RNA sequence: CACGGAUCCAGAGUUUGAUUCUGGCUCAGGAUGAACGCUAGCUACAGGCUUAACACAUGCAAGUCGAGGGGCAGCGAGAGGGAAGCUUGCUUUCCUUGUCGGCGACCGGCGCACGGGUGAGUAACGCGUAUCCAACCUUCCCCUUAGUAGGGCAUAGCCCGGCGAAAGUCGGAUUAAUACCCUAUGUUUUCCGAUGAGGACAUCUGAGCUGGAACAAAGAUUUAUCGCUAAGGGGUGGGGAUGCGUUCCAUUAGGUAGUAGGCGGGGUAACGGCCCACCUAGCCGAUGAUGGAUAGGGGUUCUGAGAGGAAGGUCCCCCACAUUGGAACUGCGACACGGUCCAAACUCCUACGGGAGGCAGCAGUGAGGAAUAUUGGUCAAUGGUCGAAGGACUGAACCAGCCAAGUAGCGUGCAGGAUGACGGCCCUAUGGGUUGUAAACUGCUUUUGUGCGGGAAUAACGGUCGACACGUGUGUUGAUGUGCAUGUACCGUACGAAUAAGGAUCGGCUAACUCCGUGCCAGCAGCCGCGGUAAUACGGAGGAUCCGAGCGUUAUCCGGAUUUAUUGGGUUUAAAGGGAGCGUAGGCGGAGGAUCAAGUCAGCUGUGAAAUGUAGUCGCUCAACGUCUGCACUGCAGUUGAAACUGGUUCCCUUGAGUCCGGGAGAGGCAGGCGGAAUUCCUAGUGUAGCGGUGAAAUGCGUAGAUAUUAGGAAGAACACCAGUGGCGAAGGCGGCCUGCUGGACCGGUACUGACACUGAGGCACGAAAGCGUGGGGAGCAAACAGGAUUAGAUACCCUGGUAGUCCACGCCGUAAACGAUGAAUACUAGGUGUCGGGGUCGUAUAGACGUCGGUGCCGCAGCAAACGCAAUAAGUAUUCCACCUGGGGAGUACGUUCGCAAGAAUGAAACUCAAAGGAAUUGACGGGGACCCGCACAAGCGGUGGAGCAUGUGGUUUAAUUCGAAGCAACGCGAAGAACCUUACCAGGUCUUGACAUCCCCCUGACCGGGCAGUAACGUGCCCUUUCCUACGGGACAGGGGAGACAGGUGGUGCAUGGUUGUCGUCAGCUCGUGUCGUGAGAUGUUGGGUUAAGUCCCGCAACGAGCGCAACCCUUAUCUUCAGUAGCCAGCAGGUGAAGCUGGGCACUCUGGAGAGACUGCCAGGGAUAACCUGGAGGAAGGUGGGGAUGACGUCAAAUCAUCAUGCCCCUUAUGAUCUGGGCUACACACGUGCUACAAUGGCAGUUACAGAGUGAGGCGAACCCGCGAGGGGGAGCGAACCACAAAAAGGCUGUCCCAGUUCGGACUGUAGUCUGCAACCCGACUACACGAAGCUGGAAUCGCUAGUAAUCGCAAAUCAGAAUGUUGCGGUGAAUACGUUCCCGGGUCUUGUACACACCGCCCGUCACACCAUGGGAGUCGGGAAUGCCCGAAGCCAGUGACCCAACCGAAAGGAGGGAGCUGUCGAAGGUGGAGCCGGUGACUGGGGUGAAGUCGUAACAAGGUAGCCGUAAGCUUCAC
Repeated sequence: CACGGAUCCAGAGUUUGAUUCUGGCUCAGGAUGAACGCUAGCUACAGGCUUAACACAUGCAAGUCGAGGGGCAGCGAGAGGGAAGCUUGCUUUCCUUGUCGGCGACCGGCGCACGGGUGAGUAACGCGUAUCCAACCUUCCCCUUAGUAGGGCAUAGCCCGGCGAAAGUCGGAUUAAUACCCUAUGUUUUCCGAUGAGGACAUCUGAGCUGGAACAAAGAUUUAUCGCUAAGGGGUGGGGAUGCGUUCCAUUAGGUAGUAGGCGGGGUAACGGCCCACCUAGCCGAUGAUGGAUAGGGGUUCUGAGAGGAAGGUCCCCCACAUUGGAACUGCGACACGGUCCAAACUCCUACGGGAGGCAGCAGUGAGGAAUAUUGGUCAAUGGUCGAAGGACUGAACCAGCCAAGUAGCGUGCAGGAUGACGGCCCUAUGGGUUGUAAACUGCUUUUGUGCGGGAAUAACGGUCGACACGUGUGUUGAUGUGCAUGUACCGUACGAAUAAGGAUCGGCUAACUCCGUGCCAGCAGCCGCGGUAAUACGGAGGAUCCGAGCGUUAUCCGGAUUUAUUGGGUUUAAAGGGAGCGUAGGCGGAGGAUCAAGUCAGCUGUGAAAUGUAGUCGCUCAACGUCUGCACUGCAGUUGAAACUGGUUCCCUUGAGUCCGGGAGAGGCAGGCGGAAUUCCUAGUGUAGCGGUGAAAUGCGUAGAUAUUAGGAAGAACACCAGUGGCGAAGGCGGCCUGCUGGACCGGUACUGACACUGAGGCACGAAAGCGUGGGGAGCAAACAGGAUUAGAUACCCUGGUAGUCCACGCCGUAAACGAUGAAUACUAGGUGUCGGGGUCGUAUAGACGUCGGUGCCGCAGCAAACGCAAUAAGUAUUCCACCUGGGGAGUACGUUCGCAAGAAUGAAACUCAAAGGAAUUGACGGGGACCCGCACAAGCGGUGGAGCAUGUGGUUUAAUUCGAAGCAACGCGAAGAACCUUACCAGGUCUUGACAUCCCCCUGACCGGGCAGUAACGUGCCCUUUCCUACGGGACAGGGGAGACAGGUGGUGCAUGGUUGUCGUCAGCUCGUGUCGUGAGAUGUUGGGUUAAGUCCCGCAACGAGCGCAACCCUUAUCUUCAGUAGCCAGCAGGUGAAGCUGGGCACUCUGGAGAGACUGCCAGGGAUAACCUGGAGGAAGGUGGGGAUGACGUCAAAUCAUCAUGCCCCUUAUGAUCUGGGCUACACACGUGCUACAAUGGCAGUUACAGAGUGAGGCGAACCCGCGAGGGGGAGCGAACCACAAAAAGGCUGUCCCAGUUCGGACUGUAGUCUGCAACCCGACUACACGAAGCUGGAAUCGCUAGUAAUCGCAAAUCAGAAUGUUGCGGUGAAUACGUUCCCGGGUCUUGUACACACCGCCCGUCACACCAUGGGAGUCGGGAAUGCCCGAAGCCAGUGACCCAACCGAAAGGAGGGAGCUGUCGAAGGUGGAGCCGGUGACUGGGGUGAAGUCGUAACAAGGUAGCCGUAAGCUUCAC
């Protein structure tokens, strides 16, 4: 490079009113040796004590060889003998005999060190990987060489005897071997001596050669062979050494005496302090020693895009262990799972003397636990041991059984079928919809199932008998024999949809929705969160969704999580830069040349076990699963190269850095000296009653003379002005002047060195204030403290005093919001403008300009940033090094350690708890923040309320009931424009039940209405009289009565389920939209700004341009005029006429009425303003700058009001919560409040007299004149359905008279008597009249209300409601003011801005003590336990050493005896045990400390706004609630 293959990255919810970021929590995925719940048809494959390395009954798991041996207990055969039966040569039986097959026990050989189990220990050369052993061993196996000679002594067994319960053991006699011993021979074996090629040759090693010494053997037999001995080689297996890798804790920092090394020995298969004697004093450790905790390691497994993270079950490799601890023996190999000895614990047997045992082998049992299987079959295959072999043994293994515990496959039917059936405790608007082609029904199929029939592969060997080849071994081939699983898999066939579906979920994340029940209960919940009467969130149902013989839940791991960030994060404000410097180790490092080749790169080689992974193929019907082949295994090592980069070495350079010379600047540091102002004190003088202090005061000082003032003196501390985002210093910090000593920076020169640099864990020195120690000093100030105030309190803020302290010297402390909340260094990256220090060039030379180095500020581009912002002094772009962070709280706390005199500092957790905590910015709201503006908001005025009496409403109380609603403004003369009955909803009592009212059906009647009677408290009730219409004669219409149900009815509940209507902010000037632009976004802009307005009204400007709802205008009314019309209005002129009068003719001029118009628009002028908008003034005009008034109420706020106007969902009542009647109540009355009326008087009362309105109303009505009554009123009835008549008198006012300041000729309550009117009825409970009585009250405390002009005030009139009943309400006109300087303040509102920890929005938020409950935790006199060391004591077994007087077969010796060996004894070491003192860990503990959580507890109000004393940090003291 080409080809082929595999793989190839998802987010969401949750902090907010909303946004963005940071940041945690949670979810969706995959996985498991799993468990639990519900459910369950089949097959294949694979898996199955994760807990107690807890204890184990029973059986089995290691034997084999007779071709090593002596033998013969048992079995079979043979032989011999006896006996019995008879069928007379057979059967049975007994005895003898190892003769044969064989063989229990025994001697001997090999095996038992494999296989199988478990993971306790072990943080280690244990494991992994790579390398090494010239420092080693290796039975069995293969090859090669040589040999296998001659002798001997015993001993098991068997027999006899003893002891013992048993296990077992002792003695005697006798015997064999492939058991044991001696001798010979003997190599290339071993050792010693000489020589010594060669080598990596200093030490050293050492081929070869030579001399000496030592060491072997076993036989069996079927004669084929198999064994045995010595040596060499190979192979296999093992042993040892080394590099690298291998968990957490530094709150484990020092460890170590055989320790580190050497010399010499011993020991071992072998090296080595492995062991010993001696010598030296080393060795390990911040690159983490030592200690503690945890853990078998790997191949691999899960997850992940990967890098990683987690795990180590099954399978494979290694290690360790075998009840616990120690030890050796045997052996090729063990310090030995089914061997031995000892000690300990436990269990069992026992005759009490003594013995036996070890399932972490396979099954199985108990226990533990959420939890894990059969006391199965077979050696047929694979493999192992023994054997010459047949063969034996084999819980290894192969099979089967149990378990949905996993993976994979199959099935539970398929097709048609609409009246879209029935049924649904399903839904519904009652029409229907849905379940649903689902079912029924028709046809088809048969995997599975049941029955029947057939029926494998896995088997190859080996043995025996043959054949062939063949010298012998041996090979080829034929026949025969061998199957647990298994009559299984599989195949064929018959039957018939027949035998087979559940689980979870349905608020969002997250696919899937309705009804009923429940009512913050019951419950759910992974997170957010659901549930308080309409729950898609609880429970049930119907329906739906997902998966499916499974489905959910729980637990754990990875992922998502870039949330530990190597890939791939951060540190101004979110968590996070060390307070700051010097500097060690370390890390990192300028330019050029040469060289080396450690890193780096490339090729090749070895290895990286197999399995696993992956690609392809093949085999099970497919798949899972398995076979084969390739690749991968990203690693390690070796070797050969390359030389750019890093690194090592070396030479050289000057730009980094430093030195030198010359300068100037500076509150840099230390020491000494000097100075003036001020304060206080002292002395003296003058002087007199106050001073001082505060928001206001008081404490305090002062007639013993203060304060004030003058002079003199003393003391201590601090240094005004200069003074400056000026200077210096590393930071902390440094400020009068002078002197001395001294550090650093800067500029200029470019002489010298030649990378000497940067950073910096530990370390060292510095480090404000407060504080501590010792000694001084002490003027002012001032914690603590005292007193005075303030206050509900005031342990505070304020005031008067005042001690430590502040100052100096020396020594500690070592912390601060030690801040630029920004580590140090270097380089680079637009500009502009100040300022400080120093050079340079130009210059008209004290100016100025240009350029430069070093500091210190501001603005700003790119870029960065979540935004705010930073921006050459970076928070930009890069590099190097250090420090630090990983949700909030608990907590910078506890424990431990270090430092400190102490205070305390440094280091620094966990349990538990929450789903947030937080940054920046946005919109609002709020502020005892700011600016501007408006409003009867204040002020200026006028009149009231609050005091009195009464009216009326409300609260409260009362009541049988005092019906209900309204509750700050915005409830309270409100709903109610009118409660004696009615109304009426309330109470008591009576009555009715398809109903008082509506619709439908049936029957009866002819009515109903009306009249009368009885009766009742009254309604219900009863009786009587009278009485229809149409007709086709069937009946119908209408009405009444009766009946049956559907239903009526409800002023019953919910205004927090609603519609509609209304109040309020507010007639305030605001509220929005489209497009564009800006911002990541919420949002902003527009709508802000400069002016102006009553106004977001208008103008100008502007990244905005336009538009909408509001404002204004259009509408009504009023003020002026014109015109038209002219009755019921009017009367100027003309005429008539009366007592008078528009009364009449007439007229429509005027007034007026009601139609249509005009008029006012800043149109005109002047000034101001910006030439604008607009403002001020003026002219004209009836009216002037919206002329006055009304209607008109933006987006929205208050879950505002109303279910009792009405309508209405849901719930509730149904002989009553409905209907009706009588009576009562709504009118009560110690009291409190609101709104009013009338007054308190002379601006008045009373009497008389006399004018002038407007707007209304009237037929169930208004009612004139006239008459009667003191009067209310009565009689009367004209006129009028109204510009005609009536109500109707207007009143205040005018004029005259009187009263004379008094509780009155004021005031009229209350009461008495007598009346009038309305009404069925005035007792509770009406209004009015007359006469009489004549209360409080003499202008109203704190506080508070209305009003800016035809207004307030005052005066009357009318209307609605209404039978009657206004001081209320709504209208109408008459008379008719005062004041407004002004916006500081109170209240409300608008705009802009600012702060915010508020967003239910300040009636917000929120802190701490105390009290109560619960939870975890620290301390704690102690107490209990654990584990690891250590000193001393004891010292088993055993190895080793010594001794060995006792004992002994082999050899020597004639013998004695010797050689050699052993028992025994002693010693070193030595487990368990005993004992002592330290240290560590854990449990528990009276009491005690703080912490956390909890619904509504108590006390205050510290913080958030200037939070009402700005807040916060460090420190100290006191008080005790925050706190100050």
Small-subunit ribosomal RNA from an uncultured bacterium, 1524 nucleotides, folded computationally. The coordinates come from a structure-prediction model, not an experiment, and the mean pLDDT is 83. The RNAcentral record of the sequence draws on ENA.